[in-house]
RNA sequence: AUAGAGGUCGCGGAAGACAUCAGUACUCACUAGGAGGCGCGGAAGCCGAUGAUUAGGGAGGAAAGGGUACUUUCGCCGAAGUCAGAUCCAUACUCCGCUAUGUUUCUGAUUGGGGUCGUUACCGAAGAGGACGGCACUGUCACAAAGCUUUUGUUUUGUGGAGCACUAU
Numbered sequence: 001a002u003a004g005a006g007g008u009c010g011c012g013g014a015a016g017a018c019a020u021c022a023g024u025a026c027u028c029a030c031u032a033g034g035a036g037g038c039g040c041g042g043a044a045g046c047c048g049a050u051g052a053u054u055a056g057g058g059a060g061g062a063a064a065g066g067g068u069a070c071u072u073u074c075g076c077c078g079a080a081g082u083c084a085g086a087u088c089c090a091u092a093c094u095c096c097g098c099u100a101u102g103u104u105u106c107u108g109a110u111u112g113g114g115g116u117c118g119u120u121a122c123c124g125a126a127g128a129g130g131a132c133g134g135c136a137c138u139g140u141c142a143c144a145a146a147g148c149u150u151u152u153g154u155u156u157u158g159u160g161g162a163g164c165a166c167u168a169u
Stems, first nucleotide, its partner, number of pairs: 001169004007077001010076007017068002026060003030056003036047003039098005080111007089102004112138002115135006122129001140161009
């Protein structure tokens, strides 16, 4: 440098299906109430006594994100995830600044992999989603013991390490 392996619950993307989101947001009418309201500040604009913001019950009533031991398909094996910093863009009526949420790219650190249980002030409607920890399992390498094998080697058990690794050329 090239090519590979871990698992059939390997990793991620896309589409579909299903449930949830939720009887929520929102719309309409009624009642209460009575002057401000549109994320925060400013400017401008719009709505509002023809009753706004708010609250109550009534009628109607979504979607996105997230989820699945589901189906199809694509790309793969630091696949990918997390944290921090920087960066690009979007939404919250318009502009400036802020805040919140999400997105693009880069740098550094960290995690072999999935499962299961527990904690959690994080995200969320929920969610073993995220973070942390425990438990056994699994792949790989090293060491030790025992068995098989003429030897090389290989199997089992135990202990330990980490993917900048391991195997082959």
Lysine riboswitch aptamer from Risungbinella massiliensis, 169 nucleotides, folded computationally. The sequence is in RNAcentral, with records from MGnify. Rfam family: Lysine riboswitch aptamer. Rfam describes the family as follows. Riboswitches are metabolite binding domains within certain messenger RNAs that serve as precision sensors for their corresponding targets. Taxonomically the source falls in Risungbinella (Bacteria, Bacillati, Caryophanales, Thermoactinomycetaceae).